[in-house]
């Protein structure tokens, strides 16, 4: 110097009570019930490996699953997708 992941910037981005009780002017806060899955996290199918092998164990992905966390007007957040390359930073050359 070049490549490229991530951070970063911009754009799009779903679901589900702005329910009930207490308090309050209202919000916050405390409690209750019902829901949602797309921050994060849990679980596992095939396959692979191992064993004392009609099976068992280990490993094992997701937008599936659970609903711990989070969320259920707006705002914020948001998996994921697209674009950008001023800057930061592993790695490769």
């Nucleotide at each position: 110097g070049a490549g490229g992941a991530c951070c970063c910037u911009c754009u799009g981005g779903a679901g589900a009570a702005c329910c009930c009780c207490g308090u309050u002017g209202g919000a916050u806060c405390g409690g209750g019930u019902g829901c949602c899955g797309a921050a994060g996290g849990u679980g596992c199918a095939a396959g692979a490996c191992g064993c004392u092998g009609u099976g068992c164990g280990u490993u094992g992905a997701a937008u599936c699953u659970c609903u711990c966390a989070g969320g259920c007007a707006a705002a914020a957040g948001g998996a994921c997708a697209g674009a950008g390359c001023a800057g930061g930073c592993a790695c490769u050359u």